This is a predicted structure of an 85-nucleotide RNA (c-di-GMP-I-GGC riboswitch aptamer) from Ammoniphilus resinae. The sequence was found by an Rfam model in a public genome assembly. The organism belongs to Ammoniphilus, within Bacteria.

RNA sequence: UUAGAAAAAGGCAAACUUAUCGAAAGGUAAGGACGCAAAACUACAGAUCUACUGUCUUCUGGCUAGGAUGGCUGGGUUACCGGGA
Numbered sequence: 001u002u003a004g005a006a007a008a009a010g011g012c013a014a015a016c017u018u019a020u021c022g023a024a025a026g027g028u029a030a031g032g033a034c035g036c037a038a039a040a041c042u043a044c045a046g047a048u049c050u051a052c053u054g055u056c057u058u059c060u061g062g063c064u065a066g067g068a069u070g071g072c073u074g075g076g077u078u079a080c081c082g083g084g085a
Base pairs, nucleotide, nucleotide: 001084002083004081011036012035016031017030018029019028020027021026034071040077041076042075044074045073046072047069048068049067050066054063055062056061
């Protein structure tokens, strides 16, 4: 520097369940493994979700300040293992 074929040391942990926090999306902890070579970190760009708040309303609704998702994509930062050059 390049890609992740094989291997090893290890790592993370979807759904679901319980507890807890939150208005919600969702977060955290434990159990649990669908998967993951950045499934490590970062809301910068796009995307999706939510709507306590604000606003409009034809009132089981729309839009929205704000919030959430890094296991949606791109960008940025850092990194284990062995292989090739």